[in-house]
RNA sequence: GCCCGAUAAUAGCACACCCGGAGCGAUCCGGGGCCGCAAAACUAGAGGUCUCAUCCGUUGGGGAUGAGAUAGCUCGGUGCCGAA
Numbered sequence: 001g002c003c004c005g006a007u008a009a010u011a012g013c014a015c016a017c018c019c020g021g022a023g024c025g026a027u028c029c030g031g032g033g034c035c036g037c038a039a040a041a042c043u044a045g046a047g048g049u050c051u052c053a054u055c056c057g058u059u060g061g062g063g064a065u066g067a068g069a070u071a072g073c074u075c076g077g078u079g080c081c082g083a084a
C1' cells in the first nucleotide's frame, strides 16, 4: 500500500417518534430521542424509489419529458480506524 472488517481502542453519527421552523410536495433545518451503523463521513456520476409540473393514452390501469428530493436504497468516486 492492497485485501479484509474485530466482544479492539479513540472517536463519530442518530431510525422511528415528539416539538418548532422552511417548502405546493417528496423532503430538509434546529432541539429532544437512540433503532441501529466499519465509514449511517463527504459526493447526486449511473440506476432505483419518491414529489411537483406539462403532455399522451385511457372504461380503468398507465406512459413520456422536465425540474426537484433521497447518500440510513444499490453501485461508483474521495476518504477515517487497524486486530486476525
Stems, first nucleotide, its partner, number of pairs: 004082002012037002017032006035072001041078003045075003048070009